[in-house]
RNA sequence: GCGCCUGUAGCUCAGCUGGUAGAGCGUCGAGCUUAUACCUCGGUGGUCCUUGGUUCGAGUCCAAGCAGGCGCA
Repeated sequence: GCGCCUGUAGCUCAGCUGGUAGAGCGUCGAGCUUAUACCUCGGUGGUCCUUGGUUCGAGUCCAAGCAGGCGCA
């Protein structure tokens, strides 16, 4: 330099054919306990990497960037 993949919650990741952004873990509170842990219940979570474009509507489609990874040279 060229090609491909990935980027979504504090972390690991889903999100289908474009139509209300989710799970687990974490964290906070309550219950339970002499107390802690376990367990149960409830709460808490977002500039969907950035900027533009298409569309009535974009995490999703298109373009250009940025970051990381893999391969080739």

Overview
The RNA shown here (transfer RNA) has 73 nucleotides and comes from Candidatus Falkowbacteria bacterium RIFOXYC2_FULL_47_12. The sequence was found in a public genome assembly. Rfam family: tRNA. Gene Ontology term of the family: triplet codon-amino acid adaptor activity. Rfam describes the family as follows. Transfer RNA (tRNA) molecules are approximately 80 nucleotides in length. The source organism's lineage runs through Bacteria, Bacteria candidate phyla and Candidatus Falkowiibacteriota.